[in-house]
This is a predicted structure of a 74-nucleotide RNA (transfer RNA) from a bacterium. Its Rfam family is "tRNA". By type it is a transfer RNA. RNAcentral holds the sequence, with entries from ENA. Model confidence (mean pLDDT): 81 of 100.
């Protein structure tokens, strides 16, 4: 170096063919319950989706540079 694939919540994953308000689990926080703790319930929060730019009436989803993870062949 040259090509593939992945980057989305503190983590692990969804999001159809571009379509409405970005979804769940675990953690965390508060509150019930218990003599206390776990475990069980109820709440609510919390990501502008690596970065910047382009396409589109609308982008996590498409293009094009960088950034960073894996993997192929040199």
């Nucleotide at each position: 170096g040259u090509c593939c694939u992945c980057g989305u919540a503190g983590c692990u994953u969804a999001a159809u063919u571009g379509g409405a308000u970005a979804a769940a689990g675990c953690a965390g926080a508060a509150c019930c319950c218990u003599u206390c703790u776990a475990a069980g319930g109820u709440u609510a929060a919390g990501a502008c989706u690596g970065g910047a730019g382009g396409u589109u009436c609308a982008a996590g989803u498409c293009c094009u540079c960088c950034c960073g993870a894996g993997g192929a062949c040199a």